A computed fold for an 89-nucleotide RNA from Kineococcus radiotolerans, annotated as SAM riboswitch aptamer (S box leader).
The coordinates come from a structure-prediction model, not an experiment, and the mean pLDDT is 77.
The sequence is in RNAcentral, with records from Rfam and Ribocentre.
The organism belongs to Kineococcus, within Bacteria.
RNAcentral records the identical sequence in 2 taxa.
Of the family's consensus pairs, 90% are formed in the model.
[in-house]
RNA sequence: UCGCCAUCCAGAGCGGCCGAGAGACCCGGCUCGUCGACGCCGCAGCAACCUCCCCCCGGGGCAGGUGCUCCCGCCGGGACCGAUGGGAA
Numbered sequence: 001u002c003g004c005c006a007u008c009c010a011g012a013g014c015g016g017c018c019g020a021g022a023g024a025c026c027c028g029g030c031u032c033g034u035c036g037a038c039g040c041c042g043c044a045g046c047a048a049c050c051u052c053c054c055c056c057c058g059g060g061g062c063a064g065g066u067g068c069u070c071c072c073g074c075c076g077g078g079a080c081c082g083a084u085g086g087g088a089a
Stems, first nucleotide, its partner, number of pairs: 001088002004086005013043005021032003025078005044069003049065002052060003073081001
C1' cells in the first nucleotide's frame, strides 16, 4: 500500500507532565473539560488476534508481538467512513 479476512453492546485506572479544547470526519444532538479534560510518559490492569502449551477435538495459559483500560466506534443520519489484529504482494 490493498475492491482480502475477522472483530468493534463483555472486560480493565492510578500517578506525573502539559494547558484548552475533547469524544476520528460532515450535519444535528448529547457528554467530558481550568475541581485540569484531550494528549504524552511511567506503573498497574483487561482481553486473547498472532503466538505458546496440552497428540487431535476441545480446552488452557499469558512468556513473547500487538491491542485496549468513560459513555455500543457516545447517539441519529451520511460518506468506496474509521480503528485494531491477521493475511498477501